[in-house]
Predicted 3D model of a 1342-nucleotide RNA (small-subunit ribosomal RNA) from uncultured euryarchaeote. Taxonomically the source falls in Methanobacteriota (Archaea, Methanobacteriati). Its Rfam family is "Archaeal small subunit ribosomal RNA". On this family, see Yusupov et al., Science 2001: "Crystal structure of the ribosome at 5.5 A resolution". Its Rfam clan is "SSU clan". The coordinates come from a structure-prediction model, not an experiment, and the mean pLDDT is 82. The RNAcentral record of the sequence draws on ENA, Greengenes and SILVA.
RNA sequence: UUCCGGUUGAUCCUGCCGGAGGUCACUGCUAUCGGGAUCUGGUUAAGCCAUGCAAGUCUAUUGGCGCAAGCCAAGGCGAAAUGCUCAGUAACACGUGGAUAACCUGCCCUCAGGUGAGGGGUAACCUCAGGAAACCGAGGAUAAUACCUCAUAGGUUUAGAGUACUGGAAUGUCUCUAAACUCAAAGCUCAGGCGCCCGAGGAUGGAUCUGCGGCCUAUCAGGUAGUAGUCAGGGUAAUUACCUGACUAGCCGAUGACGGGUAUGGGCUGUGGGAGCAGAAGCCCAGAGAUGGAUUCUGAGACAAGAAUCCAGGCCCUAUGGGGCGCAGCAGGCGCGAAAACUCCGCAAUGUGCGCAAGCAUGACGGGGAGAUCCCGAGUCCCCAUACAUCGUAUGGGGUGUCCUCCUGUCUAAAUAGCAGGAGAAGAAAGGGCUGGGCAAGACAGGUGCCAGCCGCCGCGGUAACACCUGCAGCCCGAGUGGUGGCCACUAUUAUUGGGUCUAAAGCAUCCGUAGCCGGCUUAGUAAAUGCCUGGGGAAAUCGUAUCGCUUAACGAUGCGGAGGCCAAGCAGACUGCUAAGCUUGAGACCGGGAGGAGCUAGGGGUACUCUUGGGGUAGCGGUAAAAUGCUGUAAUCCUAAGAGGACCACCAGUGGCGAAGGCGCCUAGCUAGAACGGAUCUGACGGUGAGGGAUGAAACCCUGGGGCGCAAACCGGAUUAGACACCCGGGUAGUCCAGGGCGUAAACGCUGCCCGCUUGAUGUUAGGAAACCUACAGGAUUUCCUAGUGUCGGAGAGAAGUCGUUAAGCGGGCCACCUGGGAAGUACGGUCGCAAGGCUGAAACUUAAAGGAAUUGGCGGGGGAGCACCGCAACGGGUGGAGCGUGCGGUUCAAUUGGAUCCAACGCCGGAAAGCUUACCGAGGGCGACGGAUAAAUGAAGGCCAGGCUGAUGACCUUGCUAGAUUUCCCGAGAGGUGGUGCAUGGCCAUCGACAGCUCGUACCGCGAGGCGUUCUGUUAAGUCAGAUAACGAGCGAGACCCUCGCUCUUAGUUGCUAUCUUCGAGCCCGCUCGAAGGGCACUCUAAGAGGACCGCUGGUGCUAAACCAGAGGAAGGAGGGGGCAACGGUAGGUCAGUAUGCCCUGAAUCCCUCGGGCUACACGCGCGCUACAAAGGAUGGGACAAUGGGCUCCGACCCCGAGAGGGGGAGGCAAUCCCGAAACCCAUCCAUAGUUCGAAUUGAGGGCUGAAAUUCGCCCUCAUGAAGCUGGAAUCCGUAGUAAUCAUGGAUCAACAUUCCAUGGUGAAUAUGCCCCUGCUCCUUGCACACACCGCCCGU
Repeated sequence: UUCCGGUUGAUCCUGCCGGAGGUCACUGCUAUCGGGAUCUGGUUAAGCCAUGCAAGUCUAUUGGCGCAAGCCAAGGCGAAAUGCUCAGUAACACGUGGAUAACCUGCCCUCAGGUGAGGGGUAACCUCAGGAAACCGAGGAUAAUACCUCAUAGGUUUAGAGUACUGGAAUGUCUCUAAACUCAAAGCUCAGGCGCCCGAGGAUGGAUCUGCGGCCUAUCAGGUAGUAGUCAGGGUAAUUACCUGACUAGCCGAUGACGGGUAUGGGCUGUGGGAGCAGAAGCCCAGAGAUGGAUUCUGAGACAAGAAUCCAGGCCCUAUGGGGCGCAGCAGGCGCGAAAACUCCGCAAUGUGCGCAAGCAUGACGGGGAGAUCCCGAGUCCCCAUACAUCGUAUGGGGUGUCCUCCUGUCUAAAUAGCAGGAGAAGAAAGGGCUGGGCAAGACAGGUGCCAGCCGCCGCGGUAACACCUGCAGCCCGAGUGGUGGCCACUAUUAUUGGGUCUAAAGCAUCCGUAGCCGGCUUAGUAAAUGCCUGGGGAAAUCGUAUCGCUUAACGAUGCGGAGGCCAAGCAGACUGCUAAGCUUGAGACCGGGAGGAGCUAGGGGUACUCUUGGGGUAGCGGUAAAAUGCUGUAAUCCUAAGAGGACCACCAGUGGCGAAGGCGCCUAGCUAGAACGGAUCUGACGGUGAGGGAUGAAACCCUGGGGCGCAAACCGGAUUAGACACCCGGGUAGUCCAGGGCGUAAACGCUGCCCGCUUGAUGUUAGGAAACCUACAGGAUUUCCUAGUGUCGGAGAGAAGUCGUUAAGCGGGCCACCUGGGAAGUACGGUCGCAAGGCUGAAACUUAAAGGAAUUGGCGGGGGAGCACCGCAACGGGUGGAGCGUGCGGUUCAAUUGGAUCCAACGCCGGAAAGCUUACCGAGGGCGACGGAUAAAUGAAGGCCAGGCUGAUGACCUUGCUAGAUUUCCCGAGAGGUGGUGCAUGGCCAUCGACAGCUCGUACCGCGAGGCGUUCUGUUAAGUCAGAUAACGAGCGAGACCCUCGCUCUUAGUUGCUAUCUUCGAGCCCGCUCGAAGGGCACUCUAAGAGGACCGCUGGUGCUAAACCAGAGGAAGGAGGGGGCAACGGUAGGUCAGUAUGCCCUGAAUCCCUCGGGCUACACGCGCGCUACAAAGGAUGGGACAAUGGGCUCCGACCCCGAGAGGGGGAGGCAAUCCCGAAACCCAUCCAUAGUUCGAAUUGAGGGCUGAAAUUCGCCCUCAUGAAGCUGGAAUCCGUAGUAAUCAUGGAUCAACAUUCCAUGGUGAAUAUGCCCCUGCUCCUUGCACACACCGCCCGU
């Protein structure tokens, strides 16, 4: 030693992107003070530089000038240091450790010795000459610690000798002899001293060689002629091809030469738990450089840039003849850039040079100035009271004194700063970022409305934004805080520690094999490696730690410690290595009898096919879903016989065999290879893997030459189609075949590299062996065991899971190959191979937040299985779609034609038919503001009223008057109201999936998890209905049960219902019946309360002795008896803000309220739903019969009268089982005879009636007249399975009036099926999926 957000509807992974930490540079906003720093033109331009300064010093060496201070020249030392920079350099440049037996070293130190004799010049100076200048020339004079000659000491080299010394080793040193060469010295003085020369040694500094160490690239694989070596010379302080000559032909390289790119190296710095990764500017050490390049002098030391010469490029001066310069020293300027300071003070300290010293010089250095560059320290106030009061704010009072202002002292080279003391004074001192998640902090307000904008990533914004902008509030850090870019960490996303490769990226197509890496058992030795100990070294700074010094800290000082690697000596001997000797288990060899589609070559055979010939035979054949092209009268197809040709090898044949893989299948022979089994044989680790390399390598393709029956890319026709460059059909060329070459790739797959060892099993099969047993004695059968192969299942374990599982994807070892988000891309460029096609190797720019794997739930499928439905089909009946009309919708029109509903699930729907009202629309007119502020008002507000005016109309307004007695809308706010907006902000209600049979829960179990199981399977059902099986066992909602109604029976009850039997009365007549009334009765009908009844209960069969189904009996009813109500979890952002409720927005004297008139009724047209028809099962006229539901006081209205009728005038009864409203189809009779009619009724005219203020826009009814379209309806489509369809009428709702509507009611009353899943859909199981907004999906091409 840490995670978090992002791929999904959800899950687990792989994987990357992003966030949170630290650090470096720049930057936005903001900023009070102090200390420290080895911070500050490093990054870009080792680009260019004006100006000033940065190296001098010595008179105790000498000469000259000068009164002096001092100056000039010669001479000595220094100027090779310090300082700056990082261009070059991949190298002995650096680091570290060695070597010099191959070297040098001024000044310094120690020791020993010495300092003798001479000589000639020259500068400054003087006199002249040239030049613009820089500078330079001639003549004259002079000195030295300048220069020269001689001497002495000495040194060097060569040759020889030595029982000498050191050492690992003499080529070294020492001693002696000989020769050659060379050949020292300097004085000054202040009398203290400072110097000079020679030799030896030391110290210091330098030079050269060398082991090891540290970048990228193979799309750089071969490099090299002074190259590698030998000999001889030259050269150097010194070794060496460093240079030259001759000779040899080597040398380096996959342990990466050579080439290319990049880069000063190290101590160190950042980060990290570490291993590491990244960096390397500042400080220290080393190197290199001084505009680019080359050469050289002086000197101990340089190839020297504040030295010289030359070339190049740049700049400057010039009298044009010629000269001069080099800031990568300190300041400073320009340029470059995102990016970096003053042309400051001082030699007081430290250090350096010179000097005997005093001292001089020093942009080294010390000190100040600037910079939020870093680190450290501190502050921006504290207390009390009062007011408002939630924090808190304001005011007043008190306190303190960092900082601030003033004064004094100290400090300093001089100052600043600091320190000490005194006085005054809360005064001048807080910001930046953020508040959707990650990630601490707003379910705050206003604005905006996919706009403006935000956002590292995910994502916000389309009218209720916690995400934009602003305000308020809050959070984090704080003199700072954010942004951009680089680096490290996060990241086990480069994995040595510490990853992977069946399907996520990733195992080479396969084998052989070189280098390399790895390697069985035993013994002995050794000590390379390894471990331990000792010594050296690992500079300082840095780092850790302790103590100390600055008020603390930063900072500094001192002590101790640490660190990898290196060198040397010693010790150990297990493991690895090496050497030697053995062993047999790994490996190989040999022998034995068997297995095999293993390979190559040769020979042989078989059927089919095509073609040719002969014979037979006649009109079609062929082909397809259906066709056509095609073949055929020159005789096809078909049958038969013979022949030719090329290809192929049925059955056997098997998740069976062989082979390294590709692959291999008629038979026989020859040649060749491999594996398994068995063996009392032999060798003795000979092995494994395998970068490069080599060989093999399906199909297609290429080259050459053959061959060509069939098949068949391309191509030609025919179809299909919108088209059809396809699928289907008829032809057909390369090719397929053979021989010889080339290519070298495949989903070359077990998507699984090779070898070895270990780890429970079950069951097949192939080959060999062993045993037992049987036997038809055969290559026989059966069983068990062993070995090797090949399958299936499965345990532990593994895995993200699917799955793998002794044939591992388990547990270990060895070696190789390969991977590191997706795309661009296996592309481009380069190289290489190829005849070509192309193969192998193989990027980047740019782009992107995912791409991907496995599994889960759903949805979907022109996938599969099972089941179901008259809002499916089939069978049948009747319609719609054509006509006229009614009604609704669209469209159009209009001042307005109010608004909503739009597949099923809008369209006779909201709303049951809008003349006014309704009414929301249009036109016109009028009216209305609770409450507060403010204004007006007893000099009379609001209100009311007569008359006149205005007006379509109105005390609405105006004029004039009267009345009345307290409020007031002229203004600003704020309201009432709103059928104004939002059904995508909502409640409630409704529709629909759903005439469905599903939807879940508890516990247990399975799975890492999403989830699964249960709810599955089999049978059955209308049903997740029930039964049996089952890791499930139970339960809930739904289904069912339940409730209502109809059908049967019984009981109870009897008015307003009923009235059979009985009695009485009246009327009629056909004279014993009919009708009516009353009494009586409750039998029947009815009414309305209760009970019974039906349960597969019984019989037979099927089924599992189940559930259940089929048939039957009985029964009013039979398998849910018919019909209805109720009706799950949820979905459809379904419908409704216009029924009501309601958030937000809007309006507010108009989008509110009222009135009048108009409109919703328009009309070229399109659609839906109906009505009436097109006629004879009909129409017309006359006569006759039978219901149920229900309604009734502004009502139903009997009955009577009037009218042709609608209707009118009277009017009993009825607030209702009492009174009233009431059938039609049907039946009987007559006419009409197939026609636009005696069908059909629209339209129009005339005359009436009803309702109502009102019937013109725009109602209904009656009568007469008129008499349109229409003669059964295209594509398509709807409803219905029995008292149903069809048909007939009735009632009610609405309602003043108006029904072809809706909701009910009864009358008449069929046909067909008793099935199926083809169409449309639904449910369950299963399967595929790149879909999840869920196939109206996703997505591709142009």